[in-house]
């Protein structure tokens, strides 16, 4: 030089004239005009300050916040997570480290608890897919000699068929009941032995997952649980279109259908001439945003839910920007982070504000024409042309994932070449 990986960063720049949203000051307008039924909104000039992103996106986590009559316990369904230890407001995120893959390496990737609770599944193929199993072969034994070979015949030996053994070889399969390697045997097999594997038991290092030794033991009832399950934690419902004021305005209207209460019982007090009636408390009774128990509790005394049909308003302020906040230093951690000092305010629209023009640098890009290089083709100069060009814009805010991304800049680490 190359080629790999892992981290940061920018995504224009300067200058002019015109133009937009908000805040805040000062003027001037005037107690003026203009919209609206009204709340309220909107109208000049000047200064100053500020004014989209690393993803604003996707809405997939997690929370602040706001609102609901439900609250606290346990079980159970639903849902979410799943090695260990931190981190943090929490997370399914993020940081180490531990096991397992991949890579020569740097590094990269796991939906990483449990298979002896249970079930189910693995198609085909194969003898056989788990407490299996012999097609092909091996070994032994027996029949046969009417097949080959030898032989003068016999005997032999191969082929054939059949009984026993056999799972080391060979096939089938993604996978085949541990592996490599000796011994042993008729011929094989953990049958026996060594070492790897796996199981348990002790020691030791480590907060811990774990990892190391050592003994013992032939040793597995294999695989699969982003298949059902089982075990351990976690887990109210809605959301800014939430909700909180003002302001107008109507019909708190009809109609069906389902469930409940069963419109009850007492006491006081108050009106009545009384029947009765209205207020208050008790008891009993429904109902309360997964289900049931316990326990508190609230709302109701006649309601409660579905549908359908009709009527009113959909205006205006807030909420809405001081924050788990930015940036600089230091201190502690390996690290995600955290303490501590200083400084800084850094968008608030609501049909939705930041953009239009013109010059000149920049990046990159077409094109021409010169150089250099062995050619494809790169490099390097000059001219002209384009050039807001890359993914793409806030809308209650915060920390994450993911996904999109022209061009560019730096930095560490790995490898390989060359040179010294």
């Nucleotide at each position: 030089c190359c080629a790999g990986u892992c981290g940061g960063c920018c995504g224009g720049g300067c200058a002019g004239c015109c133009g937009c949203g908000c805040c805040g000051c000062g003027c001037a307008u005037g107690a003026g005009g203009u919209c609206g039924a009204a709340a309220g909104g909107c109208c000049g000039c000047g200064c100053g300050g500020u004014g989209a992103g690393g993803a604003a996106a996707g809405u997939c986590c997690g929370g602040g916040c706001u609102c609901c009559a439900c609250g606290g316990a346990a079980a159970c369904a639903c849902g979410g997570u799943g090695c260990c230890g931190g981190a943090u407001a929490a997370c399914g995120u993020c940081c180490g480290g531990c096991g397992g893959g991949g890579g020569c390496g740097a590094c990269c990737c796991c939906a990483g608890g449990g298979a002896a609770a249970g079930u189910g599944c693995a198609a085909c193929a194969g003898a056989g897919a788990g407490c299996a199993g012999a097609c092909c072969g091996c070994u032994u034994c027996g029949c046969c000699c009417a097949g080959c070979c030898u032989u003068c015949a016999c005997c032999g030996g191969c082929a054939g068929c059949g009984g026993a053994g056999u799972a080391a070889g060979g096939g089938u399969g993604a996978a085949a009941g541990g592996g490599u390697g000796g011994g042993g045997u008729a011929a094989g097999a953990g049958c026996c032995c060594a070492c790897c594997g796996c199981g348990c038991u002790g020691c030791c290092g480590g907060c811990a997952a774990c990892g190391g030794c050592a003994g013992c033991g032939g040793c597995a009832c294999g695989g699969u649980a982003a298949a059902c399950c089982c075990c351990a934690c976690c887990g109210g419902g809605a959301g800014c279109a939430a909700g909180a004021c003002c302001g107008a305005a109507u019909a708190g209207g009809g109609a069906c259908g389902a469930c409940u209460u069963c419109g009850g019982c007492u006491c006081g007090c108050g009106a009545g001439c009384g029947a009765u009636c209205g207020c208050g408390g008790g008891c009993g009774g429904g109902c309360c945003c997964g289900u049931u128990u316990c326990c508190g509790g609230g709302c109701c005394u006649c309601g409660u839910c579905g549908u359908c049909c009709g009527g009113g308003u959909a205006g205006g302020u807030c909420g809405c920007g001081c924050g788990a906040g930015g940036c600089a230093g230091g201190g502690c951690g390996c690290g995600a982070g955290u303490c501590c000092u200083g400084u800084c305010c850094c968008a608030g629209a609501u049909g939705a504000a930041u953009g239009g023009c013109u010059g000149c640098c920049g990046c990159g890009u077409u094109c021409c024409c010169g150089c250099a290089c062995c050619u494809c083709g790169u490099g390097c100069g000059g001219g002209a042309g384009c050039c807001a060009u890359a993914c793409a814009g806030a809308a209650c805010c915060c920390g994450g994932c993911u996904u999109a991304c022209a061009g560019g800049c730096c930095g560490g680490c790995u490898g390989g070449c060359a040179a010294u």
Source information:
A computed fold for a 420-nucleotide RNA from Pararhizobium mangrovi, annotated as Bacterial RNase P class A. It matches the Rfam family "Bacterial RNase P class A". Gene Ontology terms of the family: tRNA processing, ribonuclease P activity and dimeric ribonuclease P complex. The sequence was found by an Rfam model in a public genome assembly. The coordinates come from a structure-prediction model, not an experiment, and the mean pLDDT is 75. The source organism's lineage runs through Bacteria, Pseudomonadota, Alphaproteobacteria, Hyphomicrobiales and Pararhizobium.